The RNA shown here (transfer RNA) has 71 nucleotides and comes from Clohesyomyces aquaticus. Model confidence (mean pLDDT): 80 of 100. Rfam family: tRNA.

RNA sequence: GCUGCUGUAGUGUAAUGGUAUCACAACACGUUGUGGCCGUGUUAAUCUCAGUUCGAUUCUGGGCAGCAGCA
Numbered sequence: 001g002c003u004g005c006u007g008u009a010g011u012g013u014a015a016u017g018g019u020a021u022c023a024c025a026a027c028a029c030g031u032u033g034u035g036g037c038c039g040u041g042u043u044a045a046u047c048u049c050a051g052u053u054c055g056a057u058u059c060u061g062g063g064c065a066g067c068a069g070c071a
Stems, first nucleotide, its partner, number of pairs: 001070007010024003018054001026042005047063005
């Protein structure tokens, strides 16, 4: 330099163009002599800028970052 793939809570992960899922973590409460386990609840996310669309995590283009292959 060329080609391809990926980007979603703190971490991992799901999502036919129509409410963004689940688990772990964190926090609160319950339970316990204390802690842990367990139970209930709460908080927290779509890399960025445009386009298409009534509506974009999803489709298209540019950019950024990471990974792989070729040179």